Model confidence (mean pLDDT): 86 of 100. The part of an RNA shown here (small-subunit ribosomal RNA, central domain) has 350 nucleotides and comes from an uncultured organism.
Context: one part of a larger RNA
RNA sequence: CUGGGCGUAAAGGGAGUGCAGGCGGAAAGGUAAGUCAGAAGUGUAAUCUACGGGCUUAACCCGUAUCUCGCUUUUGAUACUGCUUUUCUUGAGUAGUGGAGAGGGAAACGGAAUUCCAGGUGUAGCGGUGGAAUGCGUAGAUAUCUGGAAGAACACCAGUAGCGAAGGCGGUUUCCUGGCCACAUACUGACGCUGAGGCUCGAAAGCGUGGGGAGCAAACAGGAUUAGAUACCCUGGUAGUCCACGCCGUAAACGAUGGGCACUAGAUAUCGGGGAAUUCGAUUUCCUCGGUGUCGCAGUUAACGCGAUAAGUGCCCCGCCUGGGGAGUACGCCCGCAAGGGUGAAACUC
Numbered sequence: 001c002u003g004g005g006c007g008u009a010a011a012g013g014g015a016g017u018g019c020a021g022g023c024g025g026a027a028a029g030g031u032a033a034g035u036c037a038g039a040a041g042u043g044u045a046a047u048c049u050a051c052g053g054g055c056u057u058a059a060c061c062c063g064u065a066u067c068u069c070g071c072u073u074u075u076g077a078u079a080c081u082g083c084u085u086u087u088c089u090u091g092a093g094u095a096g097u098g099g100a101g102a103g104g105g106a107a108a109c110g111g112a113a114u115u116c117c118a119g120g121u122g123u124a125g126c127g128g129u130g131g132a133a134u135g136c137g138u139a140g141a142u143a144u145c146u147g148g149a150a151g152a153a154c155a156c157c158a159g160u161a162g163c164g165a166a167g168g169c170g171g172u173u174u175c176c177u178g179g180c181c182a183c184a185u186a187c188u189g190a191c192g193c194u195g196a197g198g199c200u201c202g203a204a205a206g207c208g209u210g211g212g213g214a215g216c217a218a219a220c221a222g223g224a225u226u227a228g229a230u231a232c233c234c235u236g237g238u239a240g241u242c243c244a245c246g247c248c249g250u251a252a253a254c255g256a257u258g259g260g261c262a263c264u265a266g267a268u269a270u271c272g273g274g275g276a277a278u279u280c281g282a283u284u285u286c287c288u289c290g291g292u293g294u295c296g297c298a299g300u301u302a303a304c305g306c307g308a309u310a311a312g313u314g315c316c317c318c319g320c321c322u323g324g325g326g327a328g329u330a331c332g333c334c335c336g337c338a339a340g341g342g343u344g345a346a347a348c349u350c
Stems, first nucleotide, its partner, number of pairs: 003322004007304002012318001014201004021194003025088007033081002035077009049065006091191001092188004096183004103177007110154001114150008125136002162169002206247006215241002220236004258317006266295012299306002323350003332343004
């Protein structure tokens, strides 16, 4: 390399959108590019191979054929693919009626708690721990009551629940807005799937400018512990955490499982629809579509396990892997304010 693979052994891109490209539903006609068949021409010789022959044999030499594979021309075939024309509705989409939802953005509002401030009551402790101490407190703390201020987060509901492409999303109300599901018709007529690059989104931390700062809390300080304790525990405490705008672009960004379509026993729970039966009704049962879980047949797997939400059986497209270390390093290039990110080796060594 041919291959073989990617849940856990190396390997699924963090996610979406989408240009090019690849692949693509049913029927009929045309064409004959791919494809297939026949014929002709051509592909130096030598070598190789097969057969025959010549040196007594062999090596060696000669002849014929083949030759890696094609290429060109021509005559046909038309199943499949392509191109083209016409048609179709099941893929895809549009319109209609309903539905669920922490999906996104903005604004306003609410209560509990915490801390602080002011005042009242009140007096010697409070706090903290395994035990203590640092710390706070007679300048009146802790506790308790009243009033006020601030910032952040939204107890219960809450769920194996829901929504979102992923990251993620949880008080209430209003406005703006995306997607999804069901039902029954009508319409368009393959308009589809995937997607190298590109573009967009992307937790936390971090960065820039300006705000904000209650609680928490890297760093830091002190107290303990300890042989030591640059920790675990305690008392404090600054960045940060919050907001606006702009960067960063990473993660155990995980289901460690790319997307799409089709097919292949069931059982059970639950969420959102629809239908039927039953009931006065609540209800209950059955069927069905879409989601989320558990168990499980066949099958699969090295095993664990997976098992209609496949890791089963197939097809299409993309990404990725190819022994460990060196190393996600060096160099170069691109991106970034920086931190750093992306791409990504080799020597050497086992």

It matches the Rfam family "Bacterial small subunit ribosomal RNA".